[in-house]
Molecule: transfer RNA
Organism: Actinomycetota bacterium
RNA sequence: GCCCUGGUAGCUCAGUCGGCAGAGCGCUUCCAUGGUAAGGAAGAGGUCCGCGGUUCGAUUCCGCGCCAGGGCU
Numbered sequence: 001g002c003c004c005u006g007g008u009a010g011c012u013c014a015g016u017c018g019g020c021a022g023a024g025c026g027c028u029u030c031c032a033u034g035g036u037a038a039g040g041a042a043g044a045g046g047u048c049c050g051c052g053g054u055u056c057g058a059u060u061c062c063g064c065g066c067c068a069g070g071g072c073u
Stems, first nucleotide, its partner, number of pairs: 001072007010025004019056001027043005049065005
């Protein structure tokens, strides 16, 4: 220098051939117990890496960057 993969909740990750953003764990509240753990219910929590483009509409498509990992030379 070139190529590939990834970047989404506090953590680990799904996701959508463009239209409401999700799971598990964690956190909060409640139920339940003599009490604790386990268990049950509800809830909070997100600039979907950044900028631009396409579009009525972009987390999703395109371009350029940034970061992380890998490959080639």